c-di-GMP-I riboswitch aptamer from a Nitriliruptoraceae bacterium, 90 nucleotides, folded computationally. The source organism's lineage runs through Bacteria, Bacillati, Actinomycetota, Nitriliruptoria and Nitriliruptoraceae.
RNA sequence: CCCCGACAACGGCACCCCGGCCGAAAGGCCGGUCCGCAAAGCCACGGGCCUACCGCCGUCCAGGACGGCCACGGCAGCCGAGCUCCCGAA
Numbered sequence: 001c002c003c004c005g006a007c008a009a010c011g012g013c014a015c016c017c018c019g020g021c022c023g024a025a026a027g028g029c030c031g032g033u034c035c036g037c038a039a040a041g042c043c044a045c046g047g048g049c050c051u052a053c054c055g056c057c058g059u060c061c062a063g064g065a066c067g068g069c070c071a072c073g074g075c076a077g078c079c080g081a082g083c084u085c086c087c088g089a090a
Stems, first nucleotide, its partner, number of pairs: 004088002012037002017032006035077001041083002045080003048075003055069006
């Protein structure tokens, strides 16, 4: 230094939920919380998943309502890839 990950050590992050804010929604941010996580750090490149404002099509009671399709939206705590990183037992 690399692989690897311990009943080691210093620490780190923060599920669900609650409150506030943004958003059409998915979801995000802040605070609380602490299920868990050796990358649960970053990243939307590949796969997967979520939402459907706008748009298109159809129906209707035709101002609009409903249904179907659709990412330019989103999810990194779904997986893979890439990058970075604390510690040092076997």
It was read from a public genome assembly, where an Rfam model found it. Rfam family: c-di-GMP-I riboswitch aptamer. Gene Ontology term of the family: cyclic-di-GMP binding.